The RNA shown here (Fluoride riboswitch aptamer (crcB RNA motif)) has 65 nucleotides and comes from a Chloroflexota bacterium. The organism belongs to Chloroflexota, within Bacteria.
[in-house]
């Protein structure tokens, strides 16, 4: 310094926080979707504050008072 292996701890699942759970990941997990375009790049366009469940703000739309 380089590998390995145990512990412990921690990160991560397209926008924000808490429970619960599920998978992943060790310097990596992640970092959406659809059209143009031979690809790649660009470029225009669409959905959701979940990986999944329920709260809870935020934002959208329709109605009431």
């Nucleotide at each position: 310094c380089a590998c390995c292996a145990a512990u412990g701890a921690g990160g991560c699942g397209a926008u924000g926080a808490g429970g619960u759970u599920c998978g992943c990941c060790u310097g990596a997990a992640c970092c959406g979707c659809c059209g143009c375009c031979c690809u790649c790049a660009g470029c225009g366009g669409c959905u959701g504050a979940u990986g999944a469940c329920c709260u809870c703000u935020a934002c959208c739309a329709a109605g009431a008072a």